[in-house]
């Protein structure tokens, strides 16, 4: 320098054809227990890496940019 992939909750990741952003673990509260763990119930937590564009509507499509990984030179 060229090609490909990844960035979404604290962590690991889903999100199908553009139509209300989710799961597991973790965390708070409650139940159960002598207590803890386990289990059950419930709740909080997100500008979807950044900027712009298209659209009635964008995590998803287009452009630019940034960080990381792989391949090639």
């Nucleotide at each position: 320098c060229g090609g490909g992939g990844a960035g979404u909750a604290g962590c690991u990741c889903a999100g199908u054809u553009g139509g209300u952003a989710g799961a597991g673990c973790g965390c708070g509260c409650g139940g159960u227990u002598u207590g803890g763990g386990a289990c059950c119930g419930u709740g909080a937590g997100g500008u979807c890496g950044a900027a712009g564009g298209u659209u009635c509507g964008a995590g998803u499509c287009c452009u630019u940019u940034u960080u990381c990984c792989c391949c090639g030179a």

Transfer RNA from a Candidatus Levyibacteriota bacterium, 73 nucleotides, folded computationally. NCBI's taxonomy places the organism under Bacteria, Bacteria candidate phyla, Candidatus Levyibacteriota. The sequence was found in a public genome assembly. It matches the Rfam family "tRNA". It is annotated as a transfer RNA. Its mean pLDDT, the model's own confidence on a scale to 100, is 81.